RNA sequence: GCCUCGGUAGCUCAGUCGGGAGAGCGUCACCUUGGUAAGGUGGAGGUCCCGGGUUCGAGUCCCGGCCGAGGCU
Numbered sequence: 001g002c003c004u005c006g007g008u009a010g011c012u013c014a015g016u017c018g019g020g021a022g023a024g025c026g027u028c029a030c031c032u033u034g035g036u037a038a039g040g041u042g043g044a045g046g047u048c049c050c051g052g053g054u055u056c057g058a059g060u061c062c063c064g065g066c067c068g069a070g071g072c073u
Base pairs, nucleotide, nucleotide: 001072002071003070004069005068006067007066010025011024012023013022019056027043028042029041030040031039049065050064051063052062053061
């Protein structure tokens, strides 16, 4: 230098076909208990890496950039 994959909640990750942004763990509150753990219910938490483009509409498609992993030379 080139190729492939990845970047989404505090962490690990789904979201495969363009239209509702989600799960588990964590966290907070409540229930349960004599009290704790476990269990149950509910809530909060998001610049979907950055910028631009296409579109009525983009996490998703296109272009450029940044970061990470792997490969080739």